Two RNAs folded together computationally: RNase P RNA and transfer RNA, 483 nucleotides in total. Rfam match: Bacterial RNase P class A. Rfam classes the family as a ribozyme. Model confidence (mean pLDDT): 76 of 100.
RNA sequence: AAAGCUUGACAGACAAUCGCCGGCAGCGAGAGCUGCGGGAGGAAAGUCCGGGCUCCACAAGGCAGGGUGCUGGAUAACGUCCAGUCAGCGCGAGUUGAAGGAUAGUGCCACAGAAAUGGACCGCCGAUGGCCCGCCGCAAGGCGCGCACAGGCAAGGAUGGAACCGUGGUGUAAGAGACCACGAGGGAAUCUGGUGACUUAUUCCCUGGUAAACCCCACCUGGAGCAAGACCUAAUGGAACGCAGCGCCUUCGCGGCGCAGUCUUUGCCUGAGACGCGUUCGGGUUGGUCGCUUGAGCCUGCCAGCAAUGGCCGGCCUAGAUAGAUGAUUGUCACUUUCGUUCGUGGGAGGGCUCAACCCCGUUAUACCACUGAGAGAACAGAACCCGGCUUAUGGCAGGCUUUCCGG
RNA sequence: GCGCCCGUGGUCCAAUGGAUAUGACGUAGGCCUCCGGAGCCUGAGAUAGGGGUUCGAUUCCCUUCGGGCGCGCCA
Numbered sequence: 001a002a003a004g005c006u007u008g009a010c011a012g013a014c015a016a017u018c019g020c021c022g023g024c025a026g027c028g029a030g031a032g033c034u035g036c037g038g039g040a041g042g043a044a045a046g047u048c049c050g051g052g053c054u055c056c057a058c059a060a061g062g063c064a065g066g067g068u069g070c071u072g073g074a075u076a077a078c079g080u081c082c083a084g085u086c087a088g089c090g091c092g093a094g095u096u097g098a099a100g101g102a103u104a105g106u107g108c109c110a111c112a113g114a115a116a117u118g119g120a121c122c123g124c125c126g127a128u129g130g131c132c133c134g135c136c137g138c139a140a141g142g143c144g145c146g147c148a149c150a151g152g153c154a155a156g157g158a159u160g161g162a163a164c165c166g167u168g169g170u171g172u173a174a175g176a177g178a179c180c181a182c183g184a185g186g187g188a189a190u191c192u193g194g195u196g197a198c199u200u201a202u203u204c205c206c207u208g209g210u211a212a213a214c215c216c217c218a219c220c221u222g223g224a225g226c227a228a229g230a231c232c233u234a235a236u237g238g239a240a241c242g243c244a245g246c247g248c249c250u251u252c253g254c255g256g257c258g259c260a261g262u263c264u265u266u267g268c269c270u271g272a273g274a275c276g277c278g279u280u281c282g283g284g285u286u287g288g289u290c291g292c293u294u295g296a297g298c299c300u301g302c303c304a305g306c307a308a309u310g311g312c313c314g315g316c317c318u319a320g321a322u323a324g325a326u327g328a329u330u331g332u333c334a335c336u337u338u339c340g341u342u343c344g345u346g347g348g349a350g351g352g353c354u355c356a357a358c359c360c361c362g363u364u365a366u367a368c369c370a371c372u373g374a375g376a377g378a379a380c381a382g383a384a385c386c387c388g389g390c391u392u393a394u395g396g397c398a399g400g401c402u403u404u405c406c407g408g
Numbered sequence: 409g410c411g412c413c414c415g416u417g418g419u420c421c422a423a424u425g426g427a428u429a430u431g432a433c434g435u436a437g438g439c440c441u442c443c444g445g446a447g448c449c450u451g452a453g454a455u456a457g458g459g460g461u462u463c464g465a466u467u468c469c470c471u472u473c474g475g476g477c478g479c480g481c482c483a
Stems, first nucleotide, its partner, number of pairs: 001404008010395001012333007020039002023036005041380001045391002048389005053225004060270004065221005070084005085099001086097004100216002105214002107210003121157002123153003128150002130147002133144004165183006184207007193198001229290004238281006245259005261275004283482001297316003301312004335377005344371004350361003409479007418433003426463001435451005456472005
């Protein structure tokens, strides 16, 4: 210098003028006016997770369903974060991983191929049994040659992402982890180190892949959402129509009780609680107040910890709008970048092409550097109950690190 | 705010994880015709973007983008 990896912080500052939305104080009968002070983000976004808060039995029992899935830690909680283990990728800094179980069971593995875990198309053998022929033998039977009938085997066979773990040997009629040696992977037991995942070593057992296929195992999980919910006015309210089952009691009035039914915000059963049910019309009205912003809050310092994070002292209060305010203009400064001229000031004998060499400009008014001058640029995007994360969009800056090249 | 669904040539659609992704209309070229239409033949043209699982993804999973539907007030 080029190409990368990773981490962190920031998101212009100040002033003036004109506006917008809340708060406090004062004035005013009121409308309102004046003064002071405050007013978006790192993602406010997507709504992908988790929690607070509120209501429904304060959350009941069970099945189903859903989610998560290496280990240890952090946390209110998490699918997040930190530190590690193992595996993949990268020369490397680093990065990615839904990373339990294929030795519970089931399913699937297109095309090709003999065959996709069941077996046997070609093939090998035919020891044993059977059949034909020959020889020996008085006979029983024996020996030899053949057939490929029964039967045995899975070594070899152009494929494929993957071929019954691989290579060599023993063995056999032919063969085969059937057996042996070495090796690959997995599991169990003991052992070394570690809190643990894991790892070192030995022995034994096993051998296709797939669980982001069904499933099994472990753990977690009640539902709804600020239009939650509370208060205000006749207010779980008003009117019309339809349906209102069964049994018992009865003072005979659809009066009471029980069952049934409906609801209690995804299915079913139990349990508990509430209630006549359904449809339509009309009105309030898209009404007001609260919830609403003091909160797992922010800042400085110290301590514990590798870190995430936690603890302590001190200080601070920092938007609450409701169709939605937080904006615009001008000036100065800061940042990035471009240009031109010696017309200004200072430095100046070197400077530029990454470096060297070549080359170009310059060596006394002229190169080049700094100041000055002129111009341009500044992204993504706008709170809506609150918070912790993830993901996505986006601008330049700084720190650390890696590889390669060049020069010394 | 919550829940659900969808995205395939220019348009409307099909496809159980399996070969070159199906069909219709449209469109381009050719044949036919005096010319046009109709008809016949041939062709081009797509899985919303990115990543993962798998031997293999339109299909399964994650994430982003775009579109659509439904529900919710009596204080």